[in-house]
Context: one part of a larger RNA
RNA sequence: GAACGAACGCUGGCGGCAGGCCUAACACAUGCAAGUCGAACGAUAAACCACCUUCGGGUGGGGGACAGUGGCGGACGGGUGAGUAACGCGUGGGAACCUGCCAAGCAGUACGGGAUAACCUUUGGAAACGAAGGCUAAUACCGCAUACGCCCUUCGGGGGAAAGAUUUAUCGCUGUUUGAUGGUCCCGCGUCUGAUUAGCUAGUUGGUAAGGUAAUGGCUUACCAAGGCUUCGAUCAGUAGCUGGUCUGAGAGGAUGAUCAGCCACACUGGAACUGAGACACGGUCCAGACUCCUACGGGAGGCAGCAGUGGGGAAUAUUGGACAAUGGGCGCAAGCCUGAUCCAGCAAUGCCGCGUGAGUGAAGAAGGCCCUAGGGUUGUAAAACUCUUUCAGUAGUGAAGAUGAUGACGGUAACUACAAAAGAAGCACCGGCUAACUUCGUGCCAGCAGCCGCGGUAAUACGAAGGGUGCUAGCGUUGUUC
Numbered sequence: 001g002a003a004c005g006a007a008c009g010c011u012g013g014c015g016g017c018a019g020g021c022c023u024a025a026c027a028c029a030u031g032c033a034a035g036u037c038g039a040a041c042g043a044u045a046a047a048c049c050a051c052c053u054u055c056g057g058g059u060g061g062g063g064g065a066c067a068g069u070g071g072c073g074g075a076c077g078g079g080u081g082a083g084u085a086a087c088g089c090g091u092g093g094g095a096a097c098c099u100g101c102c103a104a105g106c107a108g109u110a111c112g113g114g115a116u117a118a119c120c121u122u123u124g125g126a127a128a129c130g131a132a133g134g135c136u137a138a139u140a141c142c143g144c145a146u147a148c149g150c151c152c153u154u155c156g157g158g159g160g161a162a163a164g165a166u167u168u169a170u171c172g173c174u175g176u177u178u179g180a181u182g183g184u185c186c187c188g189c190g191u192c193u194g195a196u197u198a199g200c201u202a203g204u205u206g207g208u209a210a211g212g213u214a215a216u217g218g219c220u221u222a223c224c225a226a227g228g229c230u231u232c233g234a235u236c237a238g239u240a241g242c243u244g245g246u247c248u249g250a251g252a253g254g255a256u257g258a259u260c261a262g263c264c265a266c267a268c269u270g271g272a273a274c275u276g277a278g279a280c281a282c283g284g285u286c287c288a289g290a291c292u293c294c295u296a297c298g299g300g301a302g303g304c305a306g307c308a309g310u311g312g313g314g315a316a317u318a319u320u321g322g323a324c325a326a327u328g329g330g331c332g333c334a335a336g337c338c339u340g341a342u343c344c345a346g347c348a349a350u351g352c353c354g355c356g357u358g359a360g361u362g363a364a365g366a367a368g369g370c371c372c373u374a375g376g377g378u379u380g381u382a383a384a385a386c387u388c389u390u391u392c393a394g395u396a397g398u399g400a401a402g403a404u405g406a407u408g409a410c411g412g413u414a415a416c417u418a419c420a421a422a423a424g425a426a427g428c429a430c431c432g433g434c435u436a437a438c439u440u441c442g443u444g445c446c447a448g449c450a451g452c453c454g455c456g457g458u459a460a461u462a463c464g465a466a467g468g469g470u471g472c473u474a475g476c477g478u479u480g481u482u483c
Stems, first nucleotide, its partner, number of pairs: 001483004006479005013355006020347001021313001026311003030308003035072003040069002048061005079266003088191008097183002102179008111143003119134006150159003164171003192238003199229003204226008241263004245256004268289005291302004319345001321344003327341001328339004358388004368379004392424001394419005402410001427472005432453003438467005448455002
């Protein structure tokens, strides 16, 4: 000098754009953050219509909730960086694999069956939640038929599917082959510090066989062999998410990894699997633990490192806001519903950028202040005064784009027009040298200053104040950190 997710002190007019718990991966009240489909299915409350009525109501239609079965989605999106020195990441290769939805091709969608929730009855429990009996449907479940291609094969053969719905035009369903997308696995190279860490390793290294997996493989098991790594730093310890990038620098390099983007890991702590195309699953399940809460003491409930918000920690970091209008996502034929993703608004000079706080004329060089050799000098064209202008802010009116036909949270916002009046808008640090900028007074090694050198003990340009000056400016200084 530059930079910052900064903080602190003094000060503070406006706008645009961006960023805003770096600390306790500490604990969390409350609300919201993942639903959707009646064009899969049975059942059905209220409103309404018709009929019957013993006037209590009943039946049928229709309608549209709350639930239930079923499907798809809850593996995306959002958060955090604890762990991890690792094929985790980066880069370049590779093969023994899987892939719902999507695209393309081929073939099919036949015949049957038994249940079960909802519902009804009874019943246990304080609750959470159940238990027994009875009824019922399906795109839920099962059998059977067929199957070119598909799978297994000893090449003889063997095995394997489906589901319908409706507004009749579509949406589906099954098998299979390609593709696309996404993912799994393996390898070369690169990836912090310490030797005051020198030896480490028994599933360890390799082989055979089997199991397991979507798949290769000591991934697992049995048997056999005795290997494997290491001073080119193994092992151990410490630290750390990695990268594109960011900051600095002429570069080489050094430091760094907020925001945005890619990958990874985690979801109170530890472990486990289930379902599924995909999880060993943040707002799923089970077990254990710590903590908090409810309890009728028998037993139960919970997980903000989602968005807000609270306590706590801290030098320090925001609203318990609006809308699905746009973009995108889930479901649905659709209408649409959901979406704290997202788009917006709010808060704070946190940063960057832009603008303003007026312009011109104006010497009796006014008054006042300060200095003075008392002559004057300086503040200073500065002010006043006169003549103008109206950016921004203000008031009033008009009023968008963002939206392909409709639909605008933002928002009566941006912008435009008119009006009034210089009217509402300047501070901070420094002035001994480095380093731009000097005098007076006070103080008297005191009070104090200080980045370094150093100032202060009675004439202090170095302390404190004033006048003046210098620098930057809605900021200016200080502190911290990096180059």